[in-house]
Notes: A computed fold for a 1398-nucleotide RNA from an uncultured bacterium, annotated as small-subunit ribosomal RNA. It matches the Rfam family "Bacterial small subunit ribosomal RNA". The sequence is in RNAcentral, with records from ENA and SILVA.
RNA sequence: AGAGUUUGAUCCUGGCUCAGGAUGAACGCUGGCGGCAUGCCUAAUACAUGCAAGUCGGACGCAGGAAGAGGGAAGCUUGCUUUUCUCGGAAUGAGUGGCGAACGGGUGAGUAACACGUAGAUAACCUGCCUAUGAGACUGGGAUAACGGAUGGAAACGUCUGCUAAUACCGGAUAGGUAAACAGGAGGCAUCUUCUGUUUAUUAAAGUUGGGAUACAACACUGAUAGAUGGAUCUGCGGUGCAUUAGCUAGUUGGUGAGGUAACGGCCCACCAAGGCGAUGAUGCAUAGCCGGCCUGAGAGGGUGAACGGCCACAUUGGGACUGAGACACGGCCCAAACUCCUACGGGAGGCAGCAGUAGGGAAUUUUCGGCAAUGGGGGGAACCCUGACCGAGCAAUGCCGCGUGGGUGAAGACGGCCUUCGGGUUGUAAAGCUCUGUUGUAAGGGAAGAAUGUUGCGAUGAGGGAAUGCAUGGCAAGUGACGGUACCUUACCAGAAAGCCACGGCUAACUACGUGCCAGCAGCCGCGGUAAUACGUAGGUGGCAAGCGUUAUCCGGAAUUAUUGGGCGUAAAGGGUGCGUAGGCGGUGAUUUAAGUCUGAAGUAAAAUCGUGGGGCUCAACCUCAUCAAGCUUUGGAAACUGGAUGACUAGAGUGCAGGAGAGGCAAAUGGAAUUCCAUGUGUAGCGGUAAAAUGCGUAGAUAUAUGGAGGAACACCAGUGGCGAAGGCGGUUUGCUGGCCUGUAACUGACGCUGAAGCACGAAAGCGUGGGGAGCAAAUAGGAUUAGAUACCCUAGUAGUCCACGCCGUAAACGAUGAGAACUAAGUGUUGGGGAAACUCAGUGCUGCAGUUAACGCAAUAAGUUCUCCGCCUGGGGAGUAUGCACGCAAGUGUGAAACUCAAAGGAAUUGACGGGGGCCCGCACAAGCGGUGGAGUAUGUGGUUUAAUUCGACGCAACGCGAAGAACCUUACCAGGGCUUGACAUAUGCAGGAAUAUUUAAGAGAUUAAAUAGCUCUUCGGAGUCUGCAUACAGGUGGUGCAUGGUUGUCGUCAGCUCGUGUCGUGAGAUGUUGGGUUAAGUCCCGCAACGAGCGCAACCCCUGUUUUCAGUUACCAGCAAGUAAAGUUGGGGACUCUGGAAAGACUGCCGGUGAUAAAUCGGAGGAAGGUGGGGACGACGUCAAAUCAUCAUGCCCUUUAUGUCCUGGGCUACACACGUACUACAAUGGCUAUAACAAAGAGAAGCGAAACAGUGAUGUAGAGCAAAACUCAAAAAAGUAGUCUCAGUUCGGAUUGUAGGCUGAAAUUCGCCUACAUGAAGCUGGAAUUGCUAGUAAUGGCAGGUCAGCAUACUGCCGUGAAUACGUUCCCGGGCCUUGUACACACCGCCCGU
Repeated sequence: AGAGUUUGAUCCUGGCUCAGGAUGAACGCUGGCGGCAUGCCUAAUACAUGCAAGUCGGACGCAGGAAGAGGGAAGCUUGCUUUUCUCGGAAUGAGUGGCGAACGGGUGAGUAACACGUAGAUAACCUGCCUAUGAGACUGGGAUAACGGAUGGAAACGUCUGCUAAUACCGGAUAGGUAAACAGGAGGCAUCUUCUGUUUAUUAAAGUUGGGAUACAACACUGAUAGAUGGAUCUGCGGUGCAUUAGCUAGUUGGUGAGGUAACGGCCCACCAAGGCGAUGAUGCAUAGCCGGCCUGAGAGGGUGAACGGCCACAUUGGGACUGAGACACGGCCCAAACUCCUACGGGAGGCAGCAGUAGGGAAUUUUCGGCAAUGGGGGGAACCCUGACCGAGCAAUGCCGCGUGGGUGAAGACGGCCUUCGGGUUGUAAAGCUCUGUUGUAAGGGAAGAAUGUUGCGAUGAGGGAAUGCAUGGCAAGUGACGGUACCUUACCAGAAAGCCACGGCUAACUACGUGCCAGCAGCCGCGGUAAUACGUAGGUGGCAAGCGUUAUCCGGAAUUAUUGGGCGUAAAGGGUGCGUAGGCGGUGAUUUAAGUCUGAAGUAAAAUCGUGGGGCUCAACCUCAUCAAGCUUUGGAAACUGGAUGACUAGAGUGCAGGAGAGGCAAAUGGAAUUCCAUGUGUAGCGGUAAAAUGCGUAGAUAUAUGGAGGAACACCAGUGGCGAAGGCGGUUUGCUGGCCUGUAACUGACGCUGAAGCACGAAAGCGUGGGGAGCAAAUAGGAUUAGAUACCCUAGUAGUCCACGCCGUAAACGAUGAGAACUAAGUGUUGGGGAAACUCAGUGCUGCAGUUAACGCAAUAAGUUCUCCGCCUGGGGAGUAUGCACGCAAGUGUGAAACUCAAAGGAAUUGACGGGGGCCCGCACAAGCGGUGGAGUAUGUGGUUUAAUUCGACGCAACGCGAAGAACCUUACCAGGGCUUGACAUAUGCAGGAAUAUUUAAGAGAUUAAAUAGCUCUUCGGAGUCUGCAUACAGGUGGUGCAUGGUUGUCGUCAGCUCGUGUCGUGAGAUGUUGGGUUAAGUCCCGCAACGAGCGCAACCCCUGUUUUCAGUUACCAGCAAGUAAAGUUGGGGACUCUGGAAAGACUGCCGGUGAUAAAUCGGAGGAAGGUGGGGACGACGUCAAAUCAUCAUGCCCUUUAUGUCCUGGGCUACACACGUACUACAAUGGCUAUAACAAAGAGAAGCGAAACAGUGAUGUAGAGCAAAACUCAAAAAAGUAGUCUCAGUUCGGAUUGUAGGCUGAAAUUCGCCUACAUGAAGCUGGAAUUGCUAGUAAUGGCAGGUCAGCAUACUGCCGUGAAUACGUUCCCGGGCCUUGUACACACCGCCCGU
C1' cells in the first nucleotide's frame, strides 16, 4: 500500500466482499512446562449452608471461678498423688456505657441530570477521630438495665413488681462562644466582613490506670480559635437519537413578607404582578451510569466504558424518618407490596448487586480453600482481638510473554507410502546406524529474599525546674512466614516422557492420484460438482502458524462509501416549476479608534495508573519500577496586519433624475374579414360521403353541387424569422384606454442603500372540480360500420362531457438547456435583433464554429459543464417505493412530507467491436424475372421413417441425412438372432518344460465346427545346438463394446464468397481506431487516384492438367495422296512421311494496335487483325474462421467396460418383413410417336482363373467350338437416336408395360426364403399430374446410345464418353444467400436474442 466482482472487451459511477488489528469471548480438533494477568457480558432472577464488624474489664454492676498461696485429712517409695477448708482472683458470659458500624467490599437497575468531565465561585456553609495554641474539668441530684421474684406466649418476644452502678442521665456555678441592639475604629466585592467596649438572652465537663496519695505521667473529658481532612451548594462550557415529537409551563416566572435548612434559593407558605422556555430545537418519546482510559486509525475521527483508578446511583419493590460529626443507612428501624420459610393458625422470621457455593437462564465464566506472615482498616494504654479488605494457593491454553519436544554425522539416496512417460521421481539426511548434550523431566541433597515494626529484656543519650514507673531517639539480644521445603543452587540418570491445527481454483503462500458424477457436498466474494473435479470426500505431497490452530460473534480499518482534513448534482443518485422576501450567512474604497475573534509571553490546573521517551529490577520477555513529556480550560501582560464593533468620509456596486428607443409583456372595451356549420328561398337530379377496399351514414319527403339572404360561435392565413417580449408558466387580426419591465445616451442627485435566501407569501401549461352562461368546429366516454383468431385499438360514420366566457378551487408536467441565483476573470471568427457613434468600434440580447482549459466519455467552451468567491436546494447501491403509516392541505380527484421488513450482487453512465433490424445507400449470384425441361399424380426400382420381428446389425437427420457409408447382403461378407462348440484362445511377441512332427490321404460319427482310427511323413549342424511345428504353463492376446461432448487424421458447409490479418508509425486514459475508409474501376482488398500512414503476409489472379489453332521433329500396331503389286472384297503387300492421327518440343492472346468515354489515371465501349479477345472453355486448387457439424464401424488413440465372454469357430436364419409416410430415380401416359424392314456416322474404355472371333445348333437366353490377343495389332463391339420406305389413325389403342402362369438358359457346393436372363401367354395403374417445388445461360438444357469400376453371378445406381442439339435474360421492385459503407440497439449463447403483461 491494495485486491476480487457488473462487460464479448473498455473507461467511469457505484454497491457487495476480502487481506490487518482487537476481545472479559464462545464453539470444533489438539494439548509438555513456567511466569504475569484475567474469569456471569444473560435473570438488578431466586437463594440452602458457612463466614464477611466488631472491640474495650484501664468506664460500670452482676455471674463465674482457673493458676497460685496457706492449713487439714487419707494413701504412703518423706515428697508425690487424691480430697477438703480459707484466701486468691485469670479465662469466660449476657447486660449498662464508649468508639466503630456512613469505611472497606458489591452491582450498574435507575438517571439525558450540575449525574459526570473541566474551569471557577461560596462575603451563602458544615466537619467526629488528628495537629497546634491558649483556657478549664467546681458543686449537687434522681433513676435504670443486668439481677431476683411473679406471670403471658408454640415461638419471636414480652408484662408487672423489687434491688443496683457508671465516663449513662439531670439541676446550679464559671469561662468562652453564639444571637440581637448601641457606640467607636479598620476593611471590602453590592447584599456586607472584622476588632474593641457596654447591655440582654442562651450554653460545659468524667473519670480510669500506673503498688497510686489533692503531687507526677499516660489515656480519656469540656468549651474556644486556627489548620488539615472529608463533605455540601451554585455557575460557564462539553459529550445522543427522533421534527412522522412544535409548541411547553400555574409554584409556573418574578417581587414583598414569614417559615425551614449546616447554608443560598418557590425549598415551603400568604399576598401581588403576568411572566418564563422554544427552530442556536423547548416539550415529548426512545436509548444510556459519566470520566481517566481501552481498541482502531497516518491523522482528523469512529467504536467502547470488563479488569485498575476517580465520581455518581442502588441494596427484593415503593415510601418514611430515627440515631449520629457524618445515613434518610447492603449485613439498622418503621409502614406498604410481592415472594420464601416457621407455626400450636393466635402470630412471627427473611433479604448474597459481600466471599465461597446452589438452582435457573444461557453459546458461556472458577474453590462451600489457607492465612492475618505482609499492606491497610476498626477497637484497645497495651498485650491482643476482629478483618472472604488483602496476601496467597486451587480450577480454566481465557489472554500476553518465555522455554522445550533434541544437536552433530549419516546415501545402499534402505524399507514402506504416493506418483509415474515404467526410465524414474518424491517423502529424504528424513529414518535406521554412530556420536554428543541434559534445557525441561525424574530422584537425592542444600535452600532463600519477602521480617520491618510493635512488644519484652539489657544498656545508653536528649529536653524541661526535673526524681522515675513518662516522653523522644539510637544500640544489643530474644521472638514473628499462610505461601512453602516454594523460587533458586548442586549431583545422578535416560533421547528417554512432550505436535498439532488449518489451508492448497483466483483474491492468497501451497498439486497430484483415486472415489463420486448437478448426486453427495463445498462456498467470505467470484463461483465449483452433469464420467478424466488442482474447488466435493480420501490419500500422498506442499504451504502457513505453532501449544496452539481454525470457525463464529462484535468493533475500527481498508471506505475519499457522509468527504472539516477529503466527494458530488447536463447524460451515472442528485438544481427546488418560477419569483418576491423575513431570520440567517456573506459583503466595495480611504482614515481614526477598540481589542471580541486572531497571534504571542507568563502563571495556575490538567489526580494516580495508562501512552510516548530515557534509565533500572526479575537469567530474557511479558511484568514491575524511577525520571520526564500536554492538547484543553482559567487568570494575566503585550501586538494590531486581517475579520468583527464604533466614529466620520468616498463613488467604481446599487438606485434616482433628464433625453430617446424596440417589443405577440399584462388587463379592459370596441371592432373586422376569410372559412366551417345551420336556417330560408331559387336553379337542378340521382346520387353524395368515406376508404387500401368497403360498410354504417345522408338522399326522390329532392341530398351533394350551385346562387342569394340571414343566424351563431370559435380561431386569427399571408407577414413569420434558432425574430421579439416576459421571472417562469406563457404571449400572435385591428383600434382605443389603463399599466409593468427592459435597452441606449448623459453624469445632475443619494452614498453600500448590496447578494443570496430556511420559514412565509404570490404566480404557475394541460387535464380535472364547483356555480352560472355559451356551444360553430373539434372531440375523451358512448353507439354503429370495418379490420382481425379475437380487436373493449389503429381506419370510417355519428357523438356527450370538455374545449369558449365570468367567478372560485386544484398546484402538478420530459414545469427541460434534464444545466439554481449573483459577481469577477480567461484566444479568436461569423450570422442576427434593438440602441449609440462620422468611422474604427461599442452597449444589451439571441445563434453557430472554435483555442486554452475541463470532462468517465459524449461534449461544454465569454449565454461554460473553464478559473475563483458568496448564499440556497438536493444526492449517498438496485428492487420493495414515491408504496405503507402518521400529519398538513383539498369539495373530490389527489398533492406535500415520507419509512421499514424482506430480497439481489449487481442496477447504472459513456464509448468500442461484432451481430441483428418488416433502417438507409451501393453491389453481386440461375437469387428473382424471361425461357426450356422436370419433381409433386401412376407403376416399378432404391434409400429412409414407422411398424413388425428371435433378429429385422450399426452409423448419417434442415440447407450440408434419405440410389448416403455400400465401387454391387443367396453362403462368405456380417458387425444381428437361434442353436452347437473352444478357453493362452482365430491372430502377435517372449520365456520355461516336454515332444517329433506339421501336413496329406482314407474310413467312421455329426448339420457342421469338431472328434476318433489307420497309413505316409522335417531341414541345417562345428553334434553342443539352432530353425519350424505341436502340447502344457505364465506374461498376455482379443473386442465392429462405450464416449466424435476426451482426441489425431480425414471430410462436409458458409464459399471460389473476397475477404482475414500483421510489423512499425500515428490517434485515443482505454477497449480500440487508422491502414482495410473516400472518388472511380473490376469477376476479385483487381487496379488507379487521394489520404497519418508506410510496408508486409494468408487469400484473388498467375504458375499445373485437359481442350480449341498452327509450326517443327519422330512414324508402328495408326494413316494412304502419288507410284507399284494384289483380291470376290479389303492399307492386304512393296513403299511413302504428304494427309488424318499418335506424342514430344515450340509458337500464339498481352487491352499489344486504332478510335470514343474517363481525371492526361485505372479502366471501359466499339473496331481491326486473328483459330481463339478481354479470365477463350473446362478441371485441379478452398484464406482467417463458423457449425462442441460428421466419423472411436476405414485407420490411429486416452479413459472406462469385458476376459470359460461383449472374445473366437460353425450350421441355419436375418439385414430382402409390410396397414402406412417421405426422398431420389427409371418407365410411361403416345403420332416430334409405336411397330416392321433397311446399304449410315463415334468417343472413351476393358481384357489372361480374362476378352473370347469365325463356323455350327437353338425362336431366344445360350451352347458347342476354340482362331487371335498381355492389345493404336485380337476380342468385347451391334453404337443408338438420325436417314429412307411401309403400316397404325387418337383408342386405355399395334400406347403403356406392371403383375401372374408355363417352359427354359447362365453363374455358383448351393438360386426355397433371396439372383439375372430368354421364349410363349397374361396385359394392371396411367390420357401430362393440387398446394407446392427443382435444375439449367451454350456445345449448356433437353434427348440418344456406349464403356468402366464393384463383381462367380446380379445395375433403373455411380463414374466417364461421344452423337443430335435449343429457347431466353427488359431488368434489379420483390423472394433467398452474400460483400462494403452508414445508422439504431436494453442483443453478445449475439433476433431461434432479449423481454413485458395476464